[in-house]
Predicted 3D model of an 81-nucleotide RNA (c-di-GMP-I riboswitch aptamer) from Ureibacillus sp. The sequence was found by an Rfam model in a public genome assembly. The coordinates come from a structure-prediction model, not an experiment, and the mean pLDDT is 87. Taxonomically the source falls in Ureibacillus (Bacteria, Bacillati, Bacilli, Caryophanaceae).

RNA sequence: AUUUGAAAAAGGCAAAUCUAUCGAAAGAUAGGGACGCAAAGCUUCAGAUCUACGGGAGACUAUGAUGGCUGGGCUACCAAA
Numbered sequence: 001a002u003u004u005g006a007a008a009a010a011g012g013c014a015a016a017u018c019u020a021u022c023g024a025a026a027g028a029u030a031g032g033g034a035c036g037c038a039a040a041g042c043u044u045c046a047g048a049u050c051u052a053c054g055g056g057a058g059a060c061u062a063u064g065a066u067g068g069c070u071g072g073g074c075u076a077c078c079a080a081a
Base pairs, nucleotide, nucleotide: 002081003080004079005078012037013036017032018031019030020029021028022027035068041074042073043072045071046070047069048066049065050064054061055060
């Protein structure tokens, strides 16, 4: 440096859900909590999904949201080969 994550160690993150706050909603943040995660670290670039305040007669509609949905991009701990 590359590949891999079988065993191990040091540690890390935190689903559902509860409380508080924010939001029209989806959802977010903080504190509990642990289902899981080897990128469950970052990024809406492509797709997918959710919501529909506003717009529209209606069908619908993202500029809102999900990076713990998939792919791509960037970065990284430990170990093995």